This is a predicted structure of a 135-nucleotide RNA (SAM riboswitch aptamer (S box leader)) from Caldinitratiruptor microaerophilus.
The organism belongs to Caldinitratiruptor, within Bacteria.
Its mean pLDDT, the model's own confidence on a scale to 100, is 81.
RNA sequence: CUCUUAUCCAGAGAGACGGAGGGACUGGCCCGAUGAAGUCUCGGCAACCCGCCGGCCGGCGCCGAGGGUGGCCCGUCCGGGAGGGUGCCAACGCCAGCGGGGUGCGGCGUGGCGUCCGGCCCCGGCCGAUAAGAG
Numbered sequence: 001c002u003c004u005u006a007u008c009c010a011g012a013g014a015g016a017c018g019g020a021g022g023g024a025c026u027g028g029c030c031c032g033a034u035g036a037a038g039u040c041u042c043g044g045c046a047a048c049c050c051g052c053c054g055g056c057c058g059g060c061g062c063c064g065a066g067g068g069u070g071g072c073c074c075g076u077c078c079g080g081g082a083g084g085g086u087g088c089c090a091a092c093g094c095c096a097g098c099g100g101g102g103u104g105c106g107g108c109g110u111g112g113c114g115u116c117c118g119g120c121c122c123c124g125g126c127c128g129a130u131a132a133g134a135g
């Protein structure tokens, strides 16, 4: 860097250095000299991976007992979070972007029926981020 899978409306910030940007992209809307990005220190959140602890269930599993189901190992699942590897600590991934559906809303149009525009709600997708695995 590419691919696959999972997750993305929960949660968690102080200090030092630094000195104008930042929220991926575009449009919006925000954050920022009451100090942005970045770096460092300490703290925290979370539970993806490793490992650990507890519980349920399972195994033509192993050992033992032998009138009552004990121990060990392995696996799925659930819970925990003292340890290790990442990640994260403004706003839902800040909102929308592409497609579809709904609509006792607004506009526009028709004599009357609306393949019309917008708002709102829902679903899917694209893109992106992070983790784990593979190349």
Stems, first nucleotide, its partner, number of pairs: 001135008013042005021031003025097004043089003048085003052080004057075003061072003093127001098124006105118003108114001